[in-house]
Molecule: transfer RNA
Organism: Patescibacteria group bacterium
RNA sequence: GGGCUUGUAGCUUAAUGGUAGAGCAGCCGGUUUGCAUCCGGCAGACGCGGGUUCGAUUCCCGCCAAGUCCA
Repeated sequence: GGGCUUGUAGCUUAAUGGUAGAGCAGCCGGUUUGCAUCCGGCAGACGCGGGUUCGAUUCCCGCCAAGUCCA
C1' cells in the first nucleotide's frame, strides 16, 4: 500500500427497511433479624459524515478504529 470481516447500553450480544430487544452490571422497591439468593420496576446504546428512500441500525459511498490475509 491492497483485499476481507467487524463497529449497537459499562460489558457480552440480538434485530437486517417501519417505535432498537435481552443477559450481566447500576439504581429503587418487595422478600429476610441482617447479607446473599429470588421477585417487580427504573435509567442507560445503533463509530463519524454524506447519499438513496415517505421512512436507514439495516442499502450505497467516504473517513476513523479494531482484527485478519497478501505484498